């Protein structure tokens, strides 16, 4: 310098491919069970879909750009 993969809840991750209501585990909170704990049930919070532009009635999802992380290739000394 060039390719390819990533980026979405406190943490792992789906969901893009074919644009239509932001989803799951686990974690956290408040209550019931329990004589407490642990389990189990039940409800709730918690999101700038990395970032900025753009197409579109409508964008996590399309198109461009930027970042950052991995990785392959060149290229230098």
């Nucleotide at each position: 310098g060039g390719g390819g993969c990533u980026g979405u809840a406190g943490c792992u991750c789906a969901g893009u491919c074919u644009g239509g209501a932001a989803g799951a585990g686990c974690g956290c909170u408040u209550g019931c069970u329990c004589g407490g704990c642990a389990g189990g049930c039940a409800a709730g919070a918690g999101g700038u879909c990395a970032c900025g532009g753009g197409u579109u009635c409508a964008a996590a999802u399309c198109c461009c750009g930027u970042c950052a992380g991995c990785u392959c290739c060149a290229c230098a000394a």